Source information
Predicted 3D model of a 72-nucleotide RNA (transfer RNA) from a Candidatus Dormiibacterota bacterium. Its Rfam family is "tRNA".
[in-house]
RNA sequence: UCCGGAGUAGCUCAACGGUAGAGCAGGCGGCUGUUAACCGCAAGGUUCAGGGUUCGAAUCCCUGCUCCGGAG
Numbered sequence: 001u002c003c004g005g006a007g008u009a010g011c012u013c014a015a016c017g018g019u020a021g022a023g024c025a026g027g028c029g030g031c032u033g034u035u036a037a038c039c040g041c042a043a044g045g046u047u048c049a050g051g052g053u054u055c056g057a058a059u060c061c062c063u064g065c066u067c068c069g070g071a072g
Base pairs, nucleotide, nucleotide: 001071002070003069004068005067006066007065010024011023012022013021018055027041028040029039030038048064049063050062051061052060
């Protein structure tokens, strides 16, 4: 320098154009003599940044940034 992949909740990951979800962690409650385990509830998001397309973008297009892999 070129090519490909990834970037979404504190962490690991879904959502493949139509109101962003799950598990774990954390909070509250139930159960228990207590803790753990188990069960329930609620909370938690500028979807890396900036543009574009579209009635509508996490999703499609462009540019940049970071990480991983490959080529030279």
The same sequence occurs in records of 2 taxa. The sequence is in RNAcentral, with records from ENA and MGnify. Lineage of the source: Bacteria > Bacillati > Candidatus Dormiibacterota.